[in-house]
Molecule: transfer RNA
Organism: Candidatus Foliamicus sp.
C1' cells in the first nucleotide's frame, strides 16, 4: 500500500442478515436470611451501541468516510 475482521454498562458477549422499547452471564449496591461470613432470595443502579456524515416517519442494524486494534499479502532491508 492492498484485504479481511473486530469496536455494543466495570469486564465477557448476544441482538445486526430481515430497521421499531439495547438484552445475557459475571461483577457492583440494597434488602431478607445468619451470631457473623458465604451460599441461597428478591430488587436496583450502570449503555443511548467507536467518530462524523447520509438514507429513513424511525437506524447498534443499511449506506459513505474516519479512527484504534488484530490477522493475511505485498514492498524494503
Nucleotide at each position: 500500500c492492498g484485504g479481511g475482521g473486530u469496536a455494543u454498562g466495570g469486564c465477557g458477549c448476544a441482538g445486526g442478515c430481515u430497521g421499531g422499547u439495547a438484552g445475557c452471564g459475571c461483577g457492583u449496591c440494597u434488602g431478607c436470611u445468619u451470631u457473623g461470613g458465604g451460599a441461597g432470595c428478591a430488587g436496583a443502579a450502570g449503555g443511548u451501541c467507536a467518530a462524523c456524515g447520509g438514507u429513513u416517519c424511525a437506524a447498534a442494524u443499511c449506506c459513505g468516510u474516519u479512527u484504534a486494534c488484530c490477522c493475511c499479502g505485498a514492498c524494503c532491508a